[in-house]
Context: one part of a larger RNA
RNA sequence: GGCACACGGUGGAUGCCUAGGCACAGAGAGGCGAAGAAGGACGCAGCAACCGGCGAAACGCCACGGGGAGCAGGAAGCAUGCUUAGAUCCGUGGAUGUCCGAAUGGGGAAACCCAAUGGGAGUCAUGUCCCAUUACUCCGCAAGGAGAGCAAACCCAGGGAAGUGAAACAUCUCAGUACCUGGAGGAAGAGAAAUCAAACGAGAUUCCCGUAGUAGUGGCGAGCGAACCGGGAAUAGCCCAAACCGAGGUCACGCAAGUGGUCUCGGGGUUGUAGGACCCCAUCACGGGAUCCUGAGACGAUAGCAGAAUGGCCUGGGAAGGCCAGCCAAAGAAGGUAAGAGCCCUGUAUGCGAAAUUGUCGAAGGCCCAGGGGUAUCCUGAGUAGCGCGGGACACGAGAAAUCCUGUGUGAAUCCGGGGGGACCACCCUCCAAGGCUAAAUACUCCUCUGUGACCGAUAGUGAACCAGUACCGUGAGGGAAAGGUGAAAAGAACCCUUCAGAAGGGAGUGAAAAGAACCUGAAACCGUGUGCUU
Repeated sequence: GGCACACGGUGGAUGCCUAGGCACAGAGAGGCGAAGAAGGACGCAGCAACCGGCGAAACGCCACGGGGAGCAGGAAGCAUGCUUAGAUCCGUGGAUGUCCGAAUGGGGAAACCCAAUGGGAGUCAUGUCCCAUUACUCCGCAAGGAGAGCAAACCCAGGGAAGUGAAACAUCUCAGUACCUGGAGGAAGAGAAAUCAAACGAGAUUCCCGUAGUAGUGGCGAGCGAACCGGGAAUAGCCCAAACCGAGGUCACGCAAGUGGUCUCGGGGUUGUAGGACCCCAUCACGGGAUCCUGAGACGAUAGCAGAAUGGCCUGGGAAGGCCAGCCAAAGAAGGUAAGAGCCCUGUAUGCGAAAUUGUCGAAGGCCCAGGGGUAUCCUGAGUAGCGCGGGACACGAGAAAUCCUGUGUGAAUCCGGGGGGACCACCCUCCAAGGCUAAAUACUCCUCUGUGACCGAUAGUGAACCAGUACCGUGAGGGAAAGGUGAAAAGAACCCUUCAGAAGGGAGUGAAAAGAACCUGAAACCGUGUGCUU
């Protein structure tokens, strides 16, 4: 030196655990904000650095309700207090709420500086202090009101790529995607046929399944990709403009009565086998009303309450384990308790509960809505439909290219009317554009509650189980960690000894201490000590 064995050190794998995550389901909620939000700065405690809470009324104030013995947050200690005259705590409503921040009196390098007007305090006076008001845009005569900003996804709209694919690349694709901007709601958008269909008929919209990777489209490449129709989910239909009538304003004509034009308001009226106005006849009933108003009450939400049933012995540090004998069960879900508990605790099944705020449903009442006939006249959405040119959307790339949108140029008809049926024409069928509203079925989850898991278990699971978007890095945009476990209980080792009034260790004591805080288990690499064998 090597090998072997034993015993240690170091190290922190493994096992076990879970305080945290992940995914989903069912309910709820789907907003907050000039009455100043989201997010912050700075403060507030007897001692107070941090986190949490709160705001100069500052670890809190008031009222109401719950609750019932301790309490003054995490968080000990000392001090001092509160509390059965009901504290702490929980819920509802209210008060206070510095400064910054949309930030809004003006400014500004956020949390700071400087004002004006009115009122008040104080001073002999000035300085000073306190309160209120004072940005902009829109609506409104004014008084006053609204907006702004934030927020995870979902939604609508205005803009709108490229990497890529086409085995290169330009049309094409990726894709109307990513991204930017604006706007809204709890959903949004769409929506009551100028729709489809096909010679039969259907009857708003939305979503799902099929139709179907079909018909098509396509440097007919890569690719893109319907609809009719059928089945399901859910269902709901309405209101204006106009004709006509009435009232009023205004203008014109007229000596005047009045007539006419135009505007506003009210009534009327709303469709396609055309309807309505208008004229005639009849009429106040059943029924209906999300599209009107009021709203008794019911069921929930936000604190809570009641809630069955076990003892002995044994092992053990400890019983919930084992043995014996019982009991409850509308409760044998779960968690905890010194180990594995239906009967110890919290709970669970079941039943009950609100002064206050609030959600949904909603009886009832008020209010509103109805028929038939006639057709002389009137009305039925215009710079619209259509057309030319240029684009875009339609599964459809200009194509035989209908249909929809529109930048530009033109430009109808008026019910004996007009649109569509994939160029176009005829016949036929079908539907009424150029005004508006409309629940449900659908999409999503920053958030609340409950529950579930052939989800993770500390190099996993969120980046973050731990004071993490922290430390740290970067001028900045931005990037971004590591780090869990004593024990049942601190009972966290009084006292003694070595020592530097150390570190560390040895006794003693607690304890299961080979659990001693560098603390469960404690692998390997690595480093030693001892013994044996061997060179």
The part of an RNA shown here (large-subunit ribosomal RNA, domain I) has 535 nucleotides and comes from a freshwater metagenome. The coordinates come from a structure-prediction model, not an experiment, and the mean pLDDT is 85. The RNAcentral record of the full RNA draws on SILVA.